A computed fold for a 353-nucleotide part of an RNA from a Fibrobacterota bacterium, annotated as large-subunit ribosomal RNA, domain IV. Its Rfam family is "Bacterial large subunit ribosomal RNA".
Context: one part of a larger RNA
RNA sequence: CUGCGCUAAAGGAACUCGGCAAAUUUGCUCCGUAACUUCGGGAGAAGGAGUGCCCUGUAGUGUGUAAGCCCCGCGGCUGAAGCAUCUCAGGGUCGCAGUGAAAUGGCCCAAGCGACUGUUUAUCAAAAACACAUGUCUAUGCUAAGUUGUAAGAUGAUGUAUAUGGACUGACACCUGCCCGGUGCUGGAAGGUUAACAGGAGGGGUUAGACGCAAGUCGAAGCUCUGAAUCGAAGCCCCAGUAAACGGCGGCCGUAACUAUAACGGUCCUAAGGUAGCGAAAUUCCUUGUCGGGUAAGUUCCGACCUGCACGAAUGGUGUAACGAUUUGGGCACUGUCUCUAGCGCAGACUCG
Numbered sequence: 001c002u003g004c005g006c007u008a009a010a011g012g013a014a015c016u017c018g019g020c021a022a023a024u025u026u027g028c029u030c031c032g033u034a035a036c037u038u039c040g041g042g043a044g045a046a047g048g049a050g051u052g053c054c055c056u057g058u059a060g061u062g063u064g065u066a067a068g069c070c071c072c073g074c075g076g077c078u079g080a081a082g083c084a085u086c087u088c089a090g091g092g093u094c095g096c097a098g099u100g101a102a103a104u105g106g107c108c109c110a111a112g113c114g115a116c117u118g119u120u121u122a123u124c125a126a127a128a129a130c131a132c133a134u135g136u137c138u139a140u141g142c143u144a145a146g147u148u149g150u151a152a153g154a155u156g157a158u159g160u161a162u163a164u165g166g167a168c169u170g171a172c173a174c175c176u177g178c179c180c181g182g183u184g185c186u187g188g189a190a191g192g193u194u195a196a197c198a199g200g201a202g203g204g205g206u207u208a209g210a211c212g213c214a215a216g217u218c219g220a221a222g223c224u225c226u227g228a229a230u231c232g233a234a235g236c237c238c239c240a241g242u243a244a245a246c247g248g249c250g251g252c253c254g255u256a257a258c259u260a261u262a263a264c265g266g267u268c269c270u271a272a273g274g275u276a277g278c279g280a281a282a283u284u285c286c287u288u289g290u291c292g293g294g295u296a297a298g299u300u301c302c303g304a305c306c307u308g309c310a311c312g313a314a315u316g317g318u319g320u321a322a323c324g325a326u327u328u329g330g331g332c333a334c335u336g337u338c339u340c341u342a343g344c345g346c347a348g349a350c351u352c353g
Stems, first nucleotide, its partner, number of pairs: 001348008010339002014337001019334001027051005036041001038171001052093006060085004067078004094098001106332007113324002118130002135168006146155003172319004177249003182246002184242005191237003198230001202226005209218003250268005277311001278308001289305005
């Protein structure tokens, strides 16, 4: 010096990103116990007192001898004594210390997030992530929808809409505004477009033949290569509905008898222009915003303000008792975290062998 353990004057978080680590507390009995609350809790809240051993007395319980009673049985009931256990009171006594060692909660205040118990990255993340009960939408009438398999089949389910699948939300309380123009889904069928098929106008190739002196020209039937109109479903276009479907929820200018501000007016655009509630927030760039609180001093924290760069209503909004090895700020107690180190023990390192 390293690891583990123990102790420490005075101070007591001055340490540090942060009380990390350590210390405090701890059992049992009694007293006492706030805000808030879903009336269950909170709560072991907090905060106090007692606690060993010996003697004496005392209440109870169990067992149960003697004795008594019922009664005559190898029985039952009461029950002095004795034994066991335990309650309370009084007295005494020892130590620094009596849950004498060990095991054995530190506590409080305020805020964020998530209601809760639970689950998770086996081996750097346990959480505010996942799940959850609840709510809503949607599909599905049973040979169900869905899933799986080439299929038979299986599953759903030996269930039957108070059921099953999918999606979102996430206890509870109060609520959940406007927009259907776009995308999606559902419904509709008049019109437009539209595949294969059907259809076959027309065109090309070949050539029996005809014409021609020849070169060649024309060319029926058949075969063959094509092929216009017409007909033609769903879909799309179209018409409606639907946002707890995907999503979206404005700008400029002026105006009140100090100033400032604008209840009010004008105008442009939009499918509609963000309602309630909350707001420098797990969201605020400017920003350590401004004011207040807490500190001697506070970029964090709490309460407000609203100028919301860029909150906002089941991608849920706002609250919320209880809960949390959660996150943030403050306080009491406590301490070698520190001022500032020291000593001791064990095991190493190190030196010698």